Description
The RNA shown here (Glycine riboswitch aptamer) has 110 nucleotides and comes from an Anaerolineae bacterium. Its mean pLDDT, the model's own confidence on a scale to 100, is 81. It matches the Rfam family "Glycine riboswitch aptamer". Rfam describes the family as follows. This family represents the bacterial glycine riboswitch. The sequence was found by an Rfam model in a public genome assembly. Taxonomically the source falls in Anaerolineae (Bacteria, Bacillati, Chloroflexota).
RNA sequence: AUGGUUCUGUAAAGAGAGCGUCUGCACCGCGCAGACCACCGAAGGGGCAAGGCAUCCGUACAUGCUGGACGGAUGACGAAACUCUCAGGUCACGGGAUUUACAGGACUGC
Repeated sequence: AUGGUUCUGUAAAGAGAGCGUCUGCACCGCGCAGACCACCGAAGGGGCAAGGCAUCCGUACAUGCUGGACGGAUGACGAAACUCUCAGGUCACGGGAUUUACAGGACUGC
């Protein structure tokens, strides 16, 4: 002088899907809670490919020292904005992955 990863905060942007039915409590009401049906995917959460890795088996090659190559089986690891729809959500408010800017914390590179 100043990079990378990650976390937190502030500001801006930010999609989707029933103002559903019934019951109860309220009552200015587009309210609250439960149950049921129908939906959404971008809080969170679950699942999976290629792939290399490990073990075992087989084939051929090589070989004074047990090797590398190929194939098969098994196992663990293995991504998402894909997928599931548990959770959450389906007027507004709020939430909201993600993006940008600023500030700060942790780890770390030259």